[in-house]
C1' cells in the first nucleotide's frame, strides 16, 4: 500500500409496518432484516425517479370577446418537455476507516 478469509471485535440496514415531512419523488424517527468488506461520508460526471412551478400541445368542457370564422382569450382535464429536486443500497470518481489469513 494493494488485497478481502470457514478468524476476531464489530457495524450498516433492503421490502413491509407505525408515525411524521413533502405537491410527488423521496426523507426523518421507531420496529424489521433483504442483503453489504466501505450499504461510511460527498451530486464531481454519468444513469435513473418526480414535476409544485414553467414551457407547448389537444380543440373534449365552461366562460368571456366580436370582425360570427367553430376565430381569439382564460379556466378546468388530458398530455408532452423541463431540475435548482431526489437516488450515495444504480455505477463510476473524490475522502476517511476496523481487522489481518492467503498473495
Nucleotide at each position: 500500500a494493494a488485497c478481502g478469509u470457514u478468524a476476531a471485535g464489530g457495524g450498516c440496514a433492503a421490502a413491509c409496518c407505525a408515525g411524521u415531512c413533502g405537491a410527488a419523488a423521496g426523507g426523518c424517527u421507531g420496529g424489521g432484516a433483504c442483503g453489504c468488506a466501505a450499504a461510511g461520508c460527498u451530486c464531481c460526471g454519468g444513469a435513473u425517479c418526480u414535476a409544485c412551478g414553467c414551457c407547448g400541445g389537444u380543440c373534449u368542457c365552461a366562460a368571456c370577446c366580436u370582425c360570427c370564422a367553430c376565430g381569439g382569450u382564460u379556466g378546468a382535464u388530458c398530455u408532452g418537455g423541463u431540475a435548482c429536486g431526489a437516488u450515495g443500497g444504480c455505477c463510476g470518481a473524490g475522502c476517511u476507516a476496523c481487522c489481518g489469513a492467503a498473495u
A computed fold for a 103-nucleotide RNA from a Caldilineales bacterium, annotated as c-di-GMP-I-GGC riboswitch aptamer. Lineage of the source: Bacteria > Bacillati > Chloroflexota > Caldilineae > Caldilineales. The model forms 91% of the base pairs in the Rfam consensus. The coordinates come from a structure-prediction model, not an experiment, and the mean pLDDT is 84. Its Rfam family is "c-di-GMP-I-GGC riboswitch aptamer". Rfam links the family to the GO term cyclic-di-GMP binding.